[in-house]
RNA sequence: AGGCGGGUAACUCAACGGUAGAGUAGCGCUCUUAUACAGCGUCUGUUGCGGGUUCAAGCCCCGCCCCGCCUA
Numbered sequence: 001a002g003g004c005g006g007g008u009a010a011c012u013c014a015a016c017g018g019u020a021g022a023g024u025a026g027c028g029c030u031c032u033u034a035u036a037c038a039g040c041g042u043c044u045g046u047u048g049c050g051g052g053u054u055c056a057a058g059c060c061c062c063g064c065c066c067c068g069c070c071u072a
Stems, first nucleotide, its partner, number of pairs: 001071007010024004018055001026042005048064005
């Protein structure tokens, strides 16, 4: 320098162009003499940044940044 994959909640990851979700963690409640386990509930989002297309973009298009792999 080029090619490919990835960037979404505190963490690990989903999401046909049509209301952004799950698990874990955290917090609260129940349970228990405590704790743990278990059950129930609950909180957290500028979807890496900036533009474009569209009635509507996490998703499609362009540029850039960061991470990983490959080629030179």